[in-house]
Molecule: THF (Tetrahydrofolate) riboswitch aptamer
Organism: uncultured Ruminococcus sp.
This record gives sequence, C1' cells and structure tokens, in this order.
RNA sequence: CAGAGUAGAAAUUUGUGCGUGAAGUGUUCUGCGGACGGGGAGUUGCCGCAGAAACGAAAGAGUAACCCUCUGCGGUACAAAUUUUGCAUCCCGCUG
Repeated sequence: CAGAGUAGAAAUUUGUGCGUGAAGUGUUCUGCGGACGGGGAGUUGCCGCAGAAACGAAAGAGUAACCCUCUGCGGUACAAAUUUUGCAUCCCGCUG
C1' cells in the first nucleotide's frame, strides 16, 4: 500500500399461519434494554420491548345462516431457498 472475513439487512419465490367483527404493518414522542468483522472502544446510526399520540384498509362468492369454506386483500407473522448488500467510526490484529 492492497485485500479477506461477522452479526445482520433488503428483494424475490415457495410453504404454513394470522387478520379482514382491524389486530398487525408503517409514522411520532418517552422510558428501558440489546447487537454492531478476531480483540478493544463505540455514536447523533440500527434493532427489540413497554407506554402514549396521530393516521389508516378490500372485499367478493358459496351457504337456510354463520364467527364456516373458497378466491382475493394486508407496506401481515414465521420458516426455507436464491440473489444482493454488509465492521457508522477509531485503534490493534490477520493475509499478500
């Protein structure tokens, strides 16, 4: 001088659920907690939980009827596969 590597993140597909009698997702504020290449430090960034606030929706068919079934719908949950991205930053280490 050059380079490698993590946790994790995103998208798509598939499967199984949840909701459609509106929870969830997303936004804002407050509090608490957590994670952040092999080691150390670590934010005004990231994630989770709790409380509060504002906003807000796609139903249709079957059925004698339904809270049931099917097809849809939801910035829906989880899992798997594939692809892409990936230490905020600082010091040390590793490979050439």